[in-house]
RNAcentral holds the full RNA, with entries from SILVA. Large-subunit ribosomal RNA, domain IV from a microbial mat metagenome, 353 nucleotides, folded computationally. It matches the Rfam family "Bacterial large subunit ribosomal RNA". Gene Ontology terms of the family: structural constituent of ribosome and ribosome.
Context: one part of a larger RNA
RNA sequence: UUCUCGUUAAGGAACUCGGCAAAAUACACCCGUAACUUCGGGAAAAGGGUGGCCAGGGUAAGGUGAAGGAGUACAUCCGGAGCCUGAACUGGCAGCAUAAAAUAGGUGUUGGCGACUGUUUAGCAAAAACACAGGUCUCUGCUAAGCCGGAAGGCGAAGUAUAGGGGCUGACUCCUGCCCAGUGCUGGAAGGUUAAGAGGAGGUGUUAGGCGUAAGCCGAAGCAGCGAAUUGAAGCCCCAGUGAACGGCGGCCGUAACUAUAACGGUCCUAAGGUAGCGAAAUUCCUUGUCGGGUAAGUUCCGACCCGCACGAAUGGAGUAACGACUUGCACACUGUCUUAACGAGGAACUCG
Numbered sequence: 001u002u003c004u005c006g007u008u009a010a011g012g013a014a015c016u017c018g019g020c021a022a023a024a025u026a027c028a029c030c031c032g033u034a035a036c037u038u039c040g041g042g043a044a045a046a047g048g049g050u051g052g053c054c055a056g057g058g059u060a061a062g063g064u065g066a067a068g069g070a071g072u073a074c075a076u077c078c079g080g081a082g083c084c085u086g087a088a089c090u091g092g093c094a095g096c097a098u099a100a101a102a103u104a105g106g107u108g109u110u111g112g113c114g115a116c117u118g119u120u121u122a123g124c125a126a127a128a129a130c131a132c133a134g135g136u137c138u139c140u141g142c143u144a145a146g147c148c149g150g151a152a153g154g155c156g157a158a159g160u161a162u163a164g165g166g167g168c169u170g171a172c173u174c175c176u177g178c179c180c181a182g183u184g185c186u187g188g189a190a191g192g193u194u195a196a197g198a199g200g201a202g203g204u205g206u207u208a209g210g211c212g213u214a215a216g217c218c219g220a221a222g223c224a225g226c227g228a229a230u231u232g233a234a235g236c237c238c239c240a241g242u243g244a245a246c247g248g249c250g251g252c253c254g255u256a257a258c259u260a261u262a263a264c265g266g267u268c269c270u271a272a273g274g275u276a277g278c279g280a281a282a283u284u285c286c287u288u289g290u291c292g293g294g295u296a297a298g299u300u301c302c303g304a305c306c307c308g309c310a311c312g313a314a315u316g317g318a319g320u321a322a323c324g325a326c327u328u329g330c331a332c333a334c335u336g337u338c339u340u341a342a343c344g345a346g347g348a349a350c351u352c353g
Base pairs, nucleotide, nucleotide: 001348002347003346004345005344006343007342008341010339011338014337019334027051028050029049030048031047036041038171052093053092054091055090056089061085062084063083064082068078069077070076094098106332107331108330109329111327112326113324114323118130119129134169135168136167137166138165139164140163146155147154148153172319173318174317175316177249178248179247182246183245184242185241186240187239188238191237192236193235197231198230202226204224205223206222209218210217211216250268251267252266253265254264277311278308289305290304291303292302293301
């Protein structure tokens, strides 16, 4: 110097991102126990008291229950020996201390998030993430849908819509507004567009032959290849429906007898212009917003306000008892976390041997 421990005057979180770590609490019985609540809880809430040994006394009491007796009776009743368990209370004794060691909850309060018990990143993350019961939408009529597999076959299921698959949400309570213009999905089929195929107007190549002095020109059938009209499904265009489908949910100007503000009016645009509820929020840039509370002093916290840069209703909204090795703020207790360090014990480094 370092590691693991022990103790500490006075103070008691002044330490620090943060009470991290440590200390404190701890057992049994008795008394007592708030808000809130889904009436189950909350609760070991909180907060107090008692505890050893000896005597009364193995007593009171409790359990079991023999002999014996009653009884028509296996029943049942009386009976209480023995055995087992075993207080309260009263008095006394010793000590600093009696759950004398060891073992062995710190508590209260306030928000946030998630209902809960569970699950997770084997080796940086245990959480507010995942799951969950519940809710809802959608597909699926059985050779089901969906999935694995070139196939056979299998799962689904030896199930059958109170079933099975998929999506979203996530207990419970109160609720879940407007928009179908775009995209998706479902339905429709009049019209437009539209493939292969069908169809074959027309024209091309080739040449028996014909014409021509020649060069060459014309050219049937057949064959070959090209090919217009017409016909031709779904789809798309089109017409509807559909938001617990993907999603979206405005601007400017004026106006009231102080001022300010605008219930009111005008105008433009849109598919429709954000309803209830909540709101400087796990969301607020400006921002340490403003006011109130708590502190001597509070960028955090709690309660309000609303000017929501950029909340908002199953990508759910707002509440919510219980629960949480989650997270914010505060308080009590407690302490070497600190003011501020000291001493001690046992290891190591180190020095000497």